A computed fold for a 122-nucleotide RNA from Cerasibacillus terrae, annotated as SAM riboswitch aptamer (S box leader). The model forms 97% of the base pairs in the Rfam consensus. Taxonomically the source falls in Cerasibacillus (Bacteria, Bacillati, Bacilli, Caryophanales). Its mean pLDDT, the model's own confidence on a scale to 100, is 81.
RNA sequence: UCCUUAUCAAGAGAAGUCGAGGGACUGACCCGAUGACACUUCAGCAACCAUGCAGGUUACGUACUGCAACGGUGCUAAUUUCAGUGGUUCAACUUUAUUUUGUUGAUACCAGAAGAUGAGGA
Numbered sequence: 001u002c003c004u005u006a007u008c009a010a011g012a013g014a015a016g017u018c019g020a021g022g023g024a025c026u027g028a029c030c031c032g033a034u035g036a037c038a039c040u041u042c043a044g045c046a047a048c049c050a051u052g053c054a055g056g057u058u059a060c061g062u063a064c065u066g067c068a069a070c071g072g073u074g075c076u077a078a079u080u081u082c083a084g085u086g087g088u089u090c091a092a093c094u095u096u097a098u099u100u101u102g103u104u105g106a107u108a109c110c111a112g113a114a115g116a117u118g119a120g121g122a
Base pairs, nucleotide, nucleotide: 001122002121003120004119005118006117007116008115013042014041015040016039017038021031022030023029025084026083027082028081043076044075045074048072049071051068052067053066054065055064080114085111086110087109088108089106090105091104092103093102
């Protein structure tokens, strides 16, 4: 870097250093000299992997469930900040004699894409 797979509505911040951008990309909207972002230290959250305990199923400690949290990651502004593609619904406008057509939008919903993180693999 790529592939597979799971999750992404909950949760959890202080101090120090630095000094201007940051929130992946585009647009919006936010954060930021009352010092953001990043880094370091400490603290915390969570429970993906590992581990331990209990339950539990089986031909087989093998699936599964719950609890714990000393290990490996991760995370600790905003739903992954929102939207970005397609569809549904609704609304406005447009078109049609009617059926209907198209455009735009939404505090809405579903799926997807992209991204992030874990685990496994190349």